The RNA shown here (transfer RNA) has 72 nucleotides and comes from Gigaspora margarita. The prediction has a mean pLDDT of 86. Its Rfam family is "tRNA". Its family is annotated with triplet codon-amino acid adaptor activity in the Gene Ontology. NCBI's taxonomy places the organism under Eukaryota, Opisthokonta, Glomeromycetes, Gigasporaceae, Gigaspora.

RNA sequence: AGCAGCGUAGCGCAGUGGUAGUGCACGGGGCUCAUAACCCCGAGGUCGGUAGAUCGAAACUACUUGCUGCUA
Numbered sequence: 001a002g003c004a005g006c007g008u009a010g011c012g013c014a015g016u017g018g019u020a021g022u023g024c025a026c027g028g029g030g031c032u033c034a035u036a037a038c039c040c041c042g043a044g045g046u047c048g049g050u051a052g053a054u055c056g057a058a059a060c061u062a063c064u065u066g067c068u069g070c071u072a
Base pairs, nucleotide, nucleotide: 001071002070003069004068005067006066007065010024011023012022013021018055026042027041028040029039030038048064049063050062051061052060
């Protein structure tokens, strides 16, 4: 320098046009003599950034940024 993949909740990930979800972690409650486990509830997200197309974007397009890999 060229190419490819990835970036979504504190962490690991899903979601590929119609108002974003799971597990763990966190907070509250139940159960227990108590703790763990288990059960119920809850909080937590400008979906890396900017712009564009669309009635509508996490998703499509362009540019840009960070990380990883390949090639030179």